The RNA shown here (transfer RNA) has 73 nucleotides and comes from an Acidimicrobiales bacterium.
Model confidence (mean pLDDT): 82 of 100.
Order: sequence, then C1' cells, then structure tokens
RNA sequence: GGCGGUGUAGCUCAGUUGGCAGAGCACUCGGCUCAUAAUCGAGUAGUCGGCGGUUCGAGUCCGCCCACCGCCA
Repeated sequence: GGCGGUGUAGCUCAGUUGGCAGAGCACUCGGCUCAUAAUCGAGUAGUCGGCGGUUCGAGUCCGCCCACCGCCA
C1' cells in the first nucleotide's frame, strides 16, 4: 500500500425485510433470612465509533474518515 472483518449500556453480545434500541452479567433499591450467600421482584444506565448522503423514517442502505483484528504485498 491492497482486500476483508469488527465497533450498540460499566462488561460480553443480539438486533431478521429500514418502522418502539434489547438480553445476560454487573450496579442500585426492595422481598425472603437472626445475618450473609443463593434466590425472587423492581429500577438506573445508550450522541448505536465520527461526519455527511438517501429516505416519510437509518443501529440497519451509500460515501469518506477513525480505532482495533486478520490476510496479501
């Protein structure tokens, strides 16, 4: 330098054909217990890597850029 992949909650990840942003773990509060663990219930938490474009509508499609990983040279 060329090609490809990944980027979504604190962490690991889903998100199908473009149409309400989600799960588990963690955290907070509460139930249970003499108490703790386990367990049960509820809750908080997101500029969806950045900037543009298409569209009535973009996490999703298109362009450029950034970071990381892999292959080739």
It matches the Rfam family "tRNA". Gene Ontology term of the family: triplet codon-amino acid adaptor activity. Rfam classes the family as a transfer RNA. The same sequence occurs in records of 3 taxa. The sequence is in RNAcentral, with records from ENA and MGnify.